The RNA shown here (transfer RNA) has 73 nucleotides and comes from Alistipes sp. The prediction has a mean pLDDT of 82. The organism belongs to Alistipes, within Bacteria. Its Rfam family is "tRNA". Its family is annotated with triplet codon-amino acid adaptor activity in the Gene Ontology. It is annotated as a transfer RNA.
RNA sequence: GCCUUAAUAGCUCAGCCGGUAGAGCACUUCAUUCGUAAUGAAGGGGUCGGGGGUUCGAGUCCCCCUUAAGGCU
Numbered sequence: 001g002c003c004u005u006a007a008u009a010g011c012u013c014a015g016c017c018g019g020u021a022g023a024g025c026a027c028u029u030c031a032u033u034c035g036u037a038a039u040g041a042a043g044g045g046g047u048c049g050g051g052g053g054u055u056c057g058a059g060u061c062c063c064c065c066u067u068a069a070g071g072c073u
Stems, first nucleotide, its partner, number of pairs: 001072007010025004019056001027043005049065005
């Protein structure tokens, strides 16, 4: 220098052929208990790495950039 993959909640990850973003764990509150743990119920938390484009509509498609991992020379 070139190629591939990845970036979504505090963490680990889903999200199909474009249609208003989810799970588990963690966190908060309540119940249960003499108390803790465990268990059960409810709740908060993300403008999807950054910018632009296409579209009625983009996490998803297109372009540029950044970061990380791997490969080629």
It was read from a public genome assembly.